[in-house]
Background:
The RNA shown here (SAM riboswitch aptamer (S box leader)) has 132 nucleotides and comes from an uncultured Saprospiraceae bacterium. Rfam family: SAM riboswitch aptamer (S box leader). Rfam describes the family as follows. The SAM riboswitch is found upstream of a number of genes which code for proteins involved in methionine or cysteine biosynthesis in Gram-positive bacteria. Of the family's consensus pairs, 91% are formed in the model.
Order: sequence, then structure tokens, then C1' cells
RNA sequence: UUUUUAUAGAGAAGGGUGAAGAGAUCGGGCUCCAUGCAACCCUGGCAACCUCCCUAACUCCUUUAGGUAAGGUGCCAAUUCCCGCCAAAAUAUUUUCUACACGGUAGGAAAUAGUAUUUGGAACUAUAAAGA
Repeated sequence: UUUUUAUAGAGAAGGGUGAAGAGAUCGGGCUCCAUGCAACCCUGGCAACCUCCCUAACUCCUUUAGGUAAGGUGCCAAUUCCCGCCAAAAUAUUUUCUACACGGUAGGAAAUAGUAUUUGGAACUAUAAAGA
């Protein structure tokens, strides 16, 4: 760097150096930020992907489930901060069909618009584990 699989609405912050940006990228939105951004360091914590250890089951394969948190990573504003692509629903407008008390109303169908809503999927990204 790349492939595969899994996960991503939960959780967890103080200090020091530093000095203007940050929230991956592009566009839009929104937010954080001199009551101090990024980055680096220290300490603390969260979580449980992998290893170790413990318990139970088992088809006896280190397989499954649970636990622990010593080790390897990771993480500690906001859902991956939200949207972007596809589909569906909802909504609005128009056309059309049917019924009727013909006033319009009710129901069905189609087209268009389009995001201020909801749901599902994809893509992207991040992390872990395994492989190349």
C1' cells in the first nucleotide's frame, strides 16, 4: 500500500509545551476554538478487536458462550457531527379515471418537483484481526 471479515446512535479528560486553527478528503450545513485550535509530552480513564489467564458447554476443533483487564492496538465534543449516491414512504403541484347529492368532494393511477422528515441500502472514512 492492498484484500477479506467485523464494528462504528454506547463509553471515557485533566495538566504541561505551543500559538491559530480544528471537526479525514471535496462541496454545503452546523459546531468547537485566545475561558487557548492543531501537534507533541505526562498522567488518568473508556472499551473489549487480538494475546494471556479464569469459568462453563461441546461435535474435542483452542470451537462456542461468559468473565477478567496483565500485555498489543484503538479511543476519550457533537451518530463516522449531519447531508451528498440509490430505493421506498411521506409531502406539494399538475394531469387523468371512477363514483356522487354535479357545488366540488372522495377514492384510484400517472408525471414532475424536491428535502425541511423517516426508513433501508451503497459508497467513503476510521479501527481491529487475518492475509498478500